[in-house]
RNA sequence: GAUCCUGGCUCAGGACGAACGCUAGCGGCAGGCUUAACACAUGCAAGUCGAACGGUAAGGCCCUUCGGGGUACACGAGUGGCGCACGGGUGCGUAACACGUAUACAACUUACCCCUCAGCGGGAGAUAGUCGCGGGAAACUGCGAAUAAUACCCCAUACGAUCUUGACCUGGCAUCGGGUUGAGAUGAAAGUUCCGGCGCUGAGGGAUGGGUAUGCGUCCCAUUAGUUAGUUGGUAAGGUAAUGGCUUACCAAGGCAUCGAUGGGUAGCUGGUCUGAGAGGAUGAUCAGCCACACGGGCACUGAGACACGGGCCCGACUCCUACGGGAGGCAGCAGUAAGGAAUAUUGGUCAAUGGGGGCAACCCUGAACCAGCCAUGCCGCGUGGAGGAAGAAGGCCCUCUGGGUCGUAAACUGCUUUAGCUAGGGGCUAAUGGUUUGCUAUAUGCAGAUUUGCAGGUAUCUGAGGAAUAAGCACCGGCUAACUACGUGCCAGCAGCCGCGGUAACACGUAGGGUGCAAGCGUUGUCCGGAUUUAUUGGGUUUAAAGGGUGCGUAGGCGGAUAUUUAAGUCAGUGGUGAAAUCUUGCGGCUAAACCGUAAAAUUGCCAUUGAUACUGGAUAUCUUGAGUAUGUUUGAGGUGGUUGGAAUGCGUAGUGUAGCGGUGAAAUGCAUAGAUAUUACGCAGAACGCCAAUUGCGAAGGCAGAUCACUAAACUGUAACUGACGCUGAGGCACGAAAGCGUGGGGAGCGAACAGGAUUAGAUACCCUGGUAGUCCACGCCGUAAACGAUGGAUACUAGAUGUUCCUAAUUGAGGCUGAGUGUCCAAGCGAAAGCGAUAAGUAUCCCACCUGGGGAGUACGUCCGCAAGGAUGAAACUCAAAGGAAUUGACGGGGGCCCGCACAAGCGGUGGAGCAUGUGGUUUAAUUCGAUGAUACGCGCGAGGAACCUUACCUGGGCUAUAAUGUGAGUGACCGUCCGUGAAAGCGGAUUUUCUUCGGACACGAAACAAGGUGCUGCAUGGUUGUCGUCAGCUCGUGCCGUGAGGUGUUGGGUUAAGUCCCGCAACGAGCGCAACCCCUAUUCUUAGUUGCCAGCGAGUAAUGUCGGGGACUCUAAGGAGACUGCCUGCGCAAGCAGUGAGGAAGGUGGGGACGACGUCAAAUCAUCAUGGCCCUUACGCCCAGGGCUACACACGUGCUACAAUGGCCGGUACAAAGGGUUGCCAACUCGCGAGAGUGCGCAAAUCCCAAAAAGCCGGUCUCAGUUCGGAUCGGAGUCUGCAACUCGACUCCGUGAAGCCGGAAUCGCUAGUAAUCGCGUAUCAGCUACGACGCGGUGAAUACGUUCCCGGGCCUUGUACACACCGCCCGUCAAGCCAUGGGAGUUGGGGGUGCCUCUGAAGCACGGGGGUAACAACCCGUCUAGGGCGAAAC
Repeated sequence: GAUCCUGGCUCAGGACGAACGCUAGCGGCAGGCUUAACACAUGCAAGUCGAACGGUAAGGCCCUUCGGGGUACACGAGUGGCGCACGGGUGCGUAACACGUAUACAACUUACCCCUCAGCGGGAGAUAGUCGCGGGAAACUGCGAAUAAUACCCCAUACGAUCUUGACCUGGCAUCGGGUUGAGAUGAAAGUUCCGGCGCUGAGGGAUGGGUAUGCGUCCCAUUAGUUAGUUGGUAAGGUAAUGGCUUACCAAGGCAUCGAUGGGUAGCUGGUCUGAGAGGAUGAUCAGCCACACGGGCACUGAGACACGGGCCCGACUCCUACGGGAGGCAGCAGUAAGGAAUAUUGGUCAAUGGGGGCAACCCUGAACCAGCCAUGCCGCGUGGAGGAAGAAGGCCCUCUGGGUCGUAAACUGCUUUAGCUAGGGGCUAAUGGUUUGCUAUAUGCAGAUUUGCAGGUAUCUGAGGAAUAAGCACCGGCUAACUACGUGCCAGCAGCCGCGGUAACACGUAGGGUGCAAGCGUUGUCCGGAUUUAUUGGGUUUAAAGGGUGCGUAGGCGGAUAUUUAAGUCAGUGGUGAAAUCUUGCGGCUAAACCGUAAAAUUGCCAUUGAUACUGGAUAUCUUGAGUAUGUUUGAGGUGGUUGGAAUGCGUAGUGUAGCGGUGAAAUGCAUAGAUAUUACGCAGAACGCCAAUUGCGAAGGCAGAUCACUAAACUGUAACUGACGCUGAGGCACGAAAGCGUGGGGAGCGAACAGGAUUAGAUACCCUGGUAGUCCACGCCGUAAACGAUGGAUACUAGAUGUUCCUAAUUGAGGCUGAGUGUCCAAGCGAAAGCGAUAAGUAUCCCACCUGGGGAGUACGUCCGCAAGGAUGAAACUCAAAGGAAUUGACGGGGGCCCGCACAAGCGGUGGAGCAUGUGGUUUAAUUCGAUGAUACGCGCGAGGAACCUUACCUGGGCUAUAAUGUGAGUGACCGUCCGUGAAAGCGGAUUUUCUUCGGACACGAAACAAGGUGCUGCAUGGUUGUCGUCAGCUCGUGCCGUGAGGUGUUGGGUUAAGUCCCGCAACGAGCGCAACCCCUAUUCUUAGUUGCCAGCGAGUAAUGUCGGGGACUCUAAGGAGACUGCCUGCGCAAGCAGUGAGGAAGGUGGGGACGACGUCAAAUCAUCAUGGCCCUUACGCCCAGGGCUACACACGUGCUACAAUGGCCGGUACAAAGGGUUGCCAACUCGCGAGAGUGCGCAAAUCCCAAAAAGCCGGUCUCAGUUCGGAUCGGAGUCUGCAACUCGACUCCGUGAAGCCGGAAUCGCUAGUAAUCGCGUAUCAGCUACGACGCGGUGAAUACGUUCCCGGGCCUUGUACACACCGCCCGUCAAGCCAUGGGAGUUGGGGGUGCCUCUGAAGCACGGGGGUAACAACCCGUCUAGGGCGAAAC
C1' cells in the first nucleotide's frame, strides 16, 4: 500500500412563530416580540338601568312678563340594582393532586335561567344628592340644616328550612343515608305598572359553574442517603360552604425512604405539533381545555362567586405633579414609544354579523369580535406567451483555427391568443328566527308577507376595448451529488458540510461561456427528528476491537422439577361508560381548481366497570422423587492450622596442616591475604530453604500449596439406595478471604539483597558487569486490599460426531482389552467467529440471574465523599482538543533476528592513491565577464567519445552597429555580380569611383522587388518524446485455467537435492505458459575445402654487391569465404535422478574454452528543453542579428583524476633483434642536400596487402656512473630559434644553449586486479591550420604472485520470524527547552459588592381575631395580646 471487522465524525430527507444575502409580477388562505414578567408619553379597552328613588346641570320641543316656567322628550352628578370574578393578556412562579385520565363526595356550594309549592301584613329611624358656612396649590375634605327609595331596621305570619327530642318503614362499602309521622323552639318579603306584566320572600327539584378527596401517569443529578416536631396518629374544641393538624390543648411515638425519601437544578401541564416503517425521539407558537400571575411583597373587605389585570389598605422600588405642607400612578388589554435584540406589524374602520353586560324595549357599551393596513414569514394557485421559422444570421465562447462546434428555433421575421395587470361600464352573497307593520290562526315568545338596517366596498365577480404588450431570478457544476471548458492567479488571493483544493497547464480559488437544479423565489445560518440497530422492548455487545467484578458465602430481589384439586390476580374474549371540540385518516360537499372550509364516518392503540373462559404464569391445598441434601463403607491428594524432628549446603568460631597468593571479569580493578588468606582436616554454633522422588502429575473458591512425622480439621470422588421431600439457581447492597511490595509493635538475621559506597565500562553511565552492604526477605500479632489477581473467557442447568494420552474410584478380569463415573491434556466433525481461533473443560444450541461497555486524548486525572497510621485505595467528571483511535489477517520493506548461498566483498597477494612538481576537472574566491549543465555510490581527464576555447567555436562581458529582418528555401526579373581602387572606421558597416562574365546556348553563377515560412543555447528534464547511468548480467518478474480464502491475497514460484543460473531432477492442488538465464550473432584458439594479387617462395630456372628482383609455383605463411570440431559424448566412483568428482582416456581446446554484443518486471519525479524533437510560458528597434576587443586560461586556498619522479631490477653512451593495428591527395612523403636540432630546400612513389608515416620500445651485447639531492629528478627562469596560422601579448606546440626547484617511496585512510590477468614497454587513430593529449579509444611486446577459508566489513539472492514502518529504518516516534503569542490557574494580601441560618432576651404597618366600654339595633372610638409583610442586627459559606 491493499483487505475484513469494530468504531466515531460527516452528508444526502423532512420541519420551523425563524433570521441574513441576492432577487421580486399577481391573487387566495394563514401567521407575525421566541430577547427585557424591561420602562412606558397619548388615546381607547366596563358599563348600564328614569319600567327602583330624590331630582333637573346640559340638550330637544312648547310657553314666556325674557327673570323664567312646563315637558310620560331626555338626562349630568347622586342614592339604589345588576354587571365589574366574564371576555382580553402573559408564562413569573410551580416537579405539585399543578396537569392528564379514571373514580368518589353518605363531607359541599351555585347569582342570573327552568319546573313545583307557599307567601308578599304592619311599622320606625336615617343618609347622599341639595342648600348654607368653611379648609386646601391640588387631590380632596370638615361642620350645620332639610329629604326619598326595590337603601337600612323592627314586629307579625310560615313550610319538605335550622335546632332539640320521640315512633315506624327501608337502603347501604364503614362512619351512616332515604322516607313517613309527632312535640317544642328559631328565622321572610318591595315595590312598580300602560294591568298584559316585570320584580320580591321561603322551601324543594333541575341545569350550569365551582370546591374537596383518591388510584394511576408526569424531567435531570446518588459526587443529594437519610428525613420529619404540627411532624404521624388519637381525644376534645375552634374554624370553613364542606372533610381534614386546617388551627389550638392534651395523649401516644409515630410518618416517609434504594420500587429513590430529603436536597439541588430545570420547567406552566394537556389535546396536539414535527419526525419516524413502527416502537420511539424532540417539542408545547398560532387554535382549544386547565392552572398560575397582573410593578415586587403582604392583607383582608364587598359579593352567589375574588383574597379581585383597568377595586381597596399597608410596606418597598421607580416615575410624575407640587405653592414643599402634601398628593398621583401601574399597557403580561388594543394601537403606539423607548430600550434590548439577528428579529416580529397600524397610535386604522365598524358594532353590519357572531358573542357578552345592562335594560320591558328602543337602545347604550364592547381594541371581545368582524374587517382593512404592513411583511414573499409560510402553504396553495396563476402569469411572464403560443405556432411556424435555418442564410443554422450577427455576436459571445471553445477548438486540431482558409474551417468547425456551441448558445440555437433561440433571435430577427410571419400570421395567432389576451389569463393576470391597465382602462370603461354593470355589480353581489354575508340580512333575518331583529325592529316597525299587514294578514291568517288552534291566541303561542305561532305562521306568512311588506318595509328598514352593510364596516369590509363600489370590493369579490361579470362584460366591453386595446395591445406580446407591463413581469426571472437564485444556487450549484472534484467525490458523496444532477451538471465542464477557457482565461486570470501561483500554498498568494481565496474555497471548504466531510474528505480535502491552491507551490505556473486548478473541471475544487476569481471571472466568462456552457450546463444542472429549483423557481417568485433561491441560497446560507440556527434548532429538532431521521439516516444512527450509534443506548439495541421491537433491535447490540463483553478471549484479542470499549467491556466479566480477584475469589467465595449470603440478604433483599429475579427465576425455578413432577401429579391432582381449587381460586381467577396476571392472561384472553364479550358488553357498558368514558376517552371535549378542533387536529390526523376516509367518503361526500362549498369557494372555477388547490390551499382553505363544511359535513358524516372512522380513529382516539388509554382508563374504569361488568359478564365469562381457565391452557399457561401466580395464590391455596394434597401427593411424588428424578433436582438438592442427609446417613453409612471405602479411597485420594504439596488442601489448612499447630507441634516435634532430619540431612546436605552456606556463613561464622576454635584448633591443626600449609604458603603466596586468593577472588573476580570480555579484560580489569575495588576487596581479602605474610598480623598467614584461599585450599584442606576436626569439633562447635546460627538462620533460612527443602536435592533425588518430580511428571504434559495432584489438591484448593481464588490468592496459593512440596524434607519427614504427630495431633486437630476441611473437601472431593466413589459404592449402597436407608432417610428428608423442591429444601433449588443466581445474587444489588453486605460480610469474609485475598500474591508481592509496603506500614505498626516485639523478636530473629546464615544466605540473598532495593537504598547507599567503591571499582570498572562509557562522550557521559545517577545503568547493565564486579566488590561490599542497610531496610527487607524469616517468626508472632495487627493493618493495607491492590496485580498481565489471566483461560485477558462470571455462575448454574440441559443438549449436540469422534480419536488419543493421563490421575482417582468402583466393578470385572489369566492377560490383552472393554464398560461406567469424577477430574486433567492434545487433535478434530457439525456449528460459531472479523479473522486468529474455539470446538462436550465451547467462543456451538438454548434458558435463568449478576457484573460491565458505548470514538481517541484529557483521565482512572480534578473536586466531593467513604476507607486507611501512612503509602494510598474505592467511587469518579468536565472544559478543551482530534477525525480518527483500534482488532485480526495480507503483500512488501526493514532488524546491531535466525537458517542457506553468491560476488576482488573480506582474507591471501601484486601494484597504486593520500606526501612532491607539473597537467587536468571541480568547489570556493575574484571579476565587466570569468557562459551553461553534471554533485554520494551512479558529478569532478564528465556533456566536448561522429571527437582540439589564440580569432572562429561562444552560448558570457564591454563597446560600435541593424530592425518586415540575419541565414536558408521558393521566387517574377536583371546581367551583372565578384573583383580592383579611394575616403572614413577597430572592424562590421557607411560613402564614392572603376569594371561589364563564362557558355557545350540546355544552362552555370551572382544579385534580386513583393509575398510566404521569422528568430531565441530565454524558462520549465517536476508537462514530454528520444537517448543514457545505476541496482545488475543480479536471477529474478509475471500470466491463463484450476484449487484455497468473506477478502486483500495465496498456491504455482514453497519443500528435498543440484547449478553460474526460477539450471535441471524428485516430491507436491496444481497444470501449463510468457519476459529474463542459457543457446542462436561477432572476434579469437585447431584443422579442412575453395581461391592465389598488391601477399608468400619449398622445389626448378634467370639475375644482382644485396633484396621474390624476374620466369614460374599453390606446397608453406598469410589473406577471406564456407565447413568440421566440445556434447559430461566415453571410462571409473558416488547418487533414485538431476548431477558431482578424477594428475582418467582421447583432443588444438573439457565441463559456459577466452573475449564482445546482448541488460527481464521495475527503482532512483536519477541525467539531458545546451545534440535533436516537442506542449506550455516569456522577449520582438530585443532575451533576435552583425562586428572588434576581452573572457571561458583569473588564484590565498580545498578536493578528485592523471603524468613524471624520488633511482643501480637504475641513468647515460655505442652496437644489435622481433610486432600488431591503423592512417594518407588542402595528404603521407622515400631519397639527396643544408642545419647540433626543431626544420628547410630539391623531389621519386602512392587514392595504396604494391608507396609513405615507420624508428617499434622494453629486450640482448659492450662501456661508464657507485649511493650523492648525484651523470637521479626534471619544475622554474633567461637567451636564441623552428613551424602552423590574417594574427602566438593576454593565450600555441616544438628545438638548441644555459639555469637545475620540490622530491630520498609518502599520516589517518583508501583504490584496482584471479591469467595472457596485474605490472611493465612502446605503436596507432579520431578531433585538428596548429596545439594545451600526460586525456580518450584501439594495438601488440615482455609477463607474474596469491586464494587457508566465509568468523568479520560492503553489496546481493532464497526461506523463515518480529514490526506501532508503507515517502517503507535516511522510517516511525517520546520527553525537555530559547523567543513570541493565546487561554487558564496559584499567590503574602488589599478593596468593593451580593448573601442571609438565626434573633426567648429587637422593632413592628395594614388587616383579621379576642377582651373591655358605648349604642335600641346596625355599628363603632380607644386599649391590650397573637399572627404577619417590611425594617434593623448578624455567623458561616460565596
This is a predicted structure of a 1438-nucleotide RNA (small-subunit ribosomal RNA) from an uncultured prokaryote. The RNAcentral record of the sequence draws on ENA. Rfam family: Bacterial small subunit ribosomal RNA. The coordinates come from a structure-prediction model, not an experiment, and the mean pLDDT is 80.